This is a predicted structure of a 625-nucleotide part of an RNA (small-subunit ribosomal RNA, 5' domain) from Hippea maritima. RNAcentral holds the full RNA, with entries from ENA and RefSeq.
Context: one part of a larger RNA
RNA sequence: GAACGCUGGCGGCGUGCCUAACACAUGCAAGUCGUGGGAGAAAGUCUCCUUCGGGAGACGAGUAAACCGGCGCACGGGUGAGUAACACGUGGGUAACCUGCCCUGAAGUCCGGGAUAACCCACCGAAAGGUGGGCUAAUACCGCAUAGUUCCCCUGCACUUAUCUUAGAAUACAAGAGGAUGGUAGAAGAGGUUAUGUGUUUUGUCCUUUACCUCUUUUACUCUUUUAAUUCUCUGUGUUUUAAGAUAAGUGCAGGGGGGAAAGGUGGCCUCUGCUUGCAAGCUAUCGCUUCAGGAUGGGCCCGCGGCCUAUCAGGUAGUUGGUGGGGUAACGGCCUACCAAGCCUACGACGGGUAGCUGGUCUGAGAGGAUGGUCAGCCACACUGGAACUGAGACACGGUCCAGACUCCUACGGGAGGCAGCAGUGGGGAAUAUUGGGCAAUGGGGGAAACCCUGACCCAGCGACGCCGCGUGGAGGAUGAAGGCCUUCGGGUCGUAAACUCCUGUCAGAGGGGAAGAAGGUGCGAGGGCUAAUACCCCUUUGCACUUGACGGUACCCUCAGAGGAAGCACCGGCUAACUACGUGCCAGCAGCCGCGGUAAUACGUAGGGUGCGAGCGUUGUUC
Repeated sequence: GAACGCUGGCGGCGUGCCUAACACAUGCAAGUCGUGGGAGAAAGUCUCCUUCGGGAGACGAGUAAACCGGCGCACGGGUGAGUAACACGUGGGUAACCUGCCCUGAAGUCCGGGAUAACCCACCGAAAGGUGGGCUAAUACCGCAUAGUUCCCCUGCACUUAUCUUAGAAUACAAGAGGAUGGUAGAAGAGGUUAUGUGUUUUGUCCUUUACCUCUUUUACUCUUUUAAUUCUCUGUGUUUUAAGAUAAGUGCAGGGGGGAAAGGUGGCCUCUGCUUGCAAGCUAUCGCUUCAGGAUGGGCCCGCGGCCUAUCAGGUAGUUGGUGGGGUAACGGCCUACCAAGCCUACGACGGGUAGCUGGUCUGAGAGGAUGGUCAGCCACACUGGAACUGAGACACGGUCCAGACUCCUACGGGAGGCAGCAGUGGGGAAUAUUGGGCAAUGGGGGAAACCCUGACCCAGCGACGCCGCGUGGAGGAUGAAGGCCUUCGGGUCGUAAACUCCUGUCAGAGGGGAAGAAGGUGCGAGGGCUAAUACCCCUUUGCACUUGACGGUACCCUCAGAGGAAGCACCGGCUAACUACGUGCCAGCAGCCGCGGUAAUACGUAGGGUGCGAGCGUUGUUC
């Protein structure tokens, strides 16, 4: 994200298997590059020959289909099964790591070799498919040269991080040991400040004296039972931090030794080189290729904190926790392995059980909170079920491989094929959820030098009142308050300006005519600039000219025509709660959200008239606050 009942005019924007992660017929959803490489049809048309059966050649066409090779297929799209977890959110770390294509910078691109598919021949098989022999190419594969600040080993220096040791500092705690403590007065000693004097002197310094302050020691008096308390020192433990040293790893710099790379294609030209009227192995432009450094982007791994229920789950754990050696990875790590030790988690809830993808958000609410995670966006997980690796920059790979299983299909019974939780669609389940549509025009993606090709991503259209929003179903006048219905106290009241009737309008739907934006680009020519030996080629720019690209769609929109013509229902009316009478029924039939109505005068059941509320909807049910 609704469903059901009754009803239903139009448009815009959204949205649509919540159930069986049930099973799937059919079509499509990932290809592209001939400017990497070798090879290379047919139908058909034309011409010639002909024994009239046919044969040969040209065009078709270096096209199609296939093969080797490159890039992509790890994106995009689907689903929510599993997962209570570093899965997610948020903030950090990585000196423990990787990163194809892209950007920047530097340097290079030497010399060789052997194969193989396609193809041809032979053979096996019902098929799927396979085997053997022969030929051939490359930007496929292999060897070799050269190369640095790359890699490996060794040495030295500097730095970083981690661990350990020593010393110090700060702080907290605990226990133990030791010491100290109040007031007043005096004396002595030391230090400081201010002032003065004298000698010396330019000032200063030094010396002496006096006054005051602080500290220490001591005496006297007085208070004090001791404890306690406070404080100091020492010892111990923990945390933080500083310095030095050691070990390990890493980063940077320097030196020595060792090991390692590449591929060519296309266009143009004759300035240089080689043969020589021109061409190339030469030059040049461009696309590539190799190595290194940096960037950008994308990822891997680690950590702090945060977000469900359950104690009628209390103990759990042997690769378990740590160490050493080894292996493995891009990388740390019990990730794995051998040995050693016995640890590790837990009432702040381990372990077990149940439930569940997480988030931005969404709904509700004054907020706090509660509920929720559909569409859109980010992350994760999965691809019939379970397991595994290969290739690769990246996968343990939805439309790849292998093994096992269940299921379905083919079979000549030997053996094979398949995976819609891609887009449509089918069966089934269900209360319930759409077209086996159009287009690559736009946006984006893959390949390509480009033109272009592919793209059920996407953009559109179709279906559904599923939701939100907008519009219409007419407007004005019109009282003998017509007819008719219903009620009635029989006087009348009400439906009711409602209708009829008169005058208008023209939305939507209908018919006719015009008719978009969404288009940016692309190709050719011209002009300017760059590269270069070059006015060639190539590249860039272009406000220049010409041609050309729209699925939607003859749609939106505009104009004209006709004519009120084609367009209103649903629920309710006892109280809550807006809205009342009559008849029928008679605790029956029935209503009901709660209270409760119905047993003969029912505003509560059923119908009618009238009224009330909403309105292309109205009610009911479900769910949340």